Source information
Predicted 3D model of a 182-nucleotide RNA (Lysine riboswitch aptamer) from Succiniclasticum ruminis DSM 9236. Its mean pLDDT, the model's own confidence on a scale to 100, is 80. Rfam family: Lysine riboswitch aptamer. About the family: Riboswitches are metabolite binding domains within certain messenger RNAs that serve as precision sensors for their corresponding targets.

RNA sequence: AACAAUGAUAGAGGCGCGGCAAGUAAGAGUACCUUACGGAGAGGCAUCGUGGAAGUAAGGGAAAGGGAUUGCUGCCGAAGGGCCGGUUCCGGCGGGAACAGGUUGCUGGGCCUGGGGUGAAUAAUUUCAGGACUGUCGUUGCGGUGCGGCGUAUGCCGGUGCAGCGGAGAGCUAUCUCAACU
Numbered sequence: 001a002a003c004a005a006u007g008a009u010a011g012a013g014g015c016g017c018g019g020c021a022a023g024u025a026a027g028a029g030u031a032c033c034u035u036a037c038g039g040a041g042a043g044g045c046a047u048c049g050u051g052g053a054a055g056u057a058a059g060g061g062a063a064a065g066g067g068a069u070u071g072c073u074g075c076c077g078a079a080g081g082g083c084c085g086g087u088u089c090c091g092g093c094g095g096g097a098a099c100a101g102g103u104u105g106c107u108g109g110g111c112c113u114g115g116g117g118u119g120a121a122u123a124a125u126u127u128c129a130g131g132a133c134u135g136u137c138g139u140u141g142c143g144g145u146g147c148g149g150c151g152u153a154u155g156c157c158g159g160u161g162c163a164g165c166g167g168a169g170a171g172c173u174a175u176c177u178c179a180a181c182u
Base pairs, nucleotide, nucleotide: 002182007176008175009174010173011172014076016075017074018073019072020071021070022069024067032060033059034058035057036056037055041048042047044093045092079107080106081104082103083102084101086099087098088097089096090095108134109133111131112130113129114128115127116126117125118124136167137166138165139164140163141162142161147158148157149156150155
């Protein structure tokens, strides 16, 4: 002096990922309540029921979680999932939901199709499998010398375009730092 581990900072992917608020479609003419008829069932079980079950008619009649849209906002392991125990809620149990914590390199990203879970649902979400697409790096091939640098030149290095194959975000790009080796 060059290379450069490590570390730091700033960015990119795009129907990109979350949070909050407003808001409205659906939920649903459902649950439920009242009256009349009805007359022994309802329920997964426990239980409830002649002090009137199921059902029918009339009248009245919700809510929660989730969603389109709009605005604000935090961001690019954004975030989500699995496992572990905890708290709260719906419950009598079965079962289910929400919240926070711990742990885990499980997932690059969105979309479509099919199956499973949650859900009223054909919404949404989550997971599994498949499909093409997309961004990124590596590698191989083609094209080209119209780009930049070096060189007298043949040429070399870099970069760009297309195609194939492969990897994974602990990735990629840029800048800074700089150990060891040389």